[in-house]
Record summary:
Bacterial small signal recognition particle RNA from an Anaerolineae bacterium, 100 nucleotides, folded computationally. The prediction has a mean pLDDT of 81.
C1' cells in the first nucleotide's frame, strides 16, 4: 500500500419473543317483547280430553368477568436470530502479494 472475504449501515422475507384485538375454554345473565318444560290459576268441552300459558327450574341471547398462551391478526429502535438484495465515504477483522 493494493487486493480479496466478513462485520457494522439500508431494504425485504422468514423465525422466535413483546405488546393489543378476534376467535375458541370456563362462570354469571332475560319480569314481559328468547326457547324448553310449564305447579298454582284461565279457557274449551256432557264427558274423556284439549288450548293457551304466568311464576319457578333448565338451557341460553345481548352483553360483563375469568382462566389459558390454544388458533388467528396487526404493530415496533423487540433479537450479541437466519437468508437474499443493495451500498463500499468511514471504523474493525481476516487472507494473500509486495515495499520499507
Nucleotide at each position: 500500500a493494493a487486493c480479496c472475504g466478513g462485520g457494522u449501515c439500508c431494504u425485504g422475507c422468514g423465525c422466535g419473543g413483546c405488546a393489543g384485538g378476534c376467535g375458541a375454554c370456563c362462570c354469571c345473565g332475560a319480569a314481559c317483547c328468547u326457547g324448553g318444560u310449564c305447579a298454582g290459576g284461565u279457557c274449551c268441552g256432557g264427558g274423556a280430553g284439549g288450548a293457551a300459558g304466568c311464576a319457578g327450574c333448565c338451557a341460553u341471547a345481548a352483553g360483563g368477568g375469568g382462566a389459558c398462551c390454544c388458533g388467528c391478526c396487526u404493530g415496533g429502535g423487540u433479537g450479541c436470530c437466519g437468508c437474499a438484495g443493495g451500498g463500499g465515504u468511514g471504523c474493525c477483522u481476516g487472507g494473500u502479494u509486495g515495499g520499507a
Description:
Its Rfam family is "Bacterial small signal recognition particle RNA". The family's RNA type in Rfam is non-coding RNA gene. Rfam links the family to the GO terms signal recognition particle, plasma membrane targeting and SRP-dependent cotranslational protein targeting to membrane, signal sequence recognition. From the family's description: The signal recognition particle (SRP) is a universally conserved ribonucleoprotein involved in the co-translational targeting of proteins to membranes. The model forms 93% of the base pairs in the Rfam consensus. NCBI's taxonomy places the organism under Bacteria, Bacillati, Chloroflexota, Anaerolineae.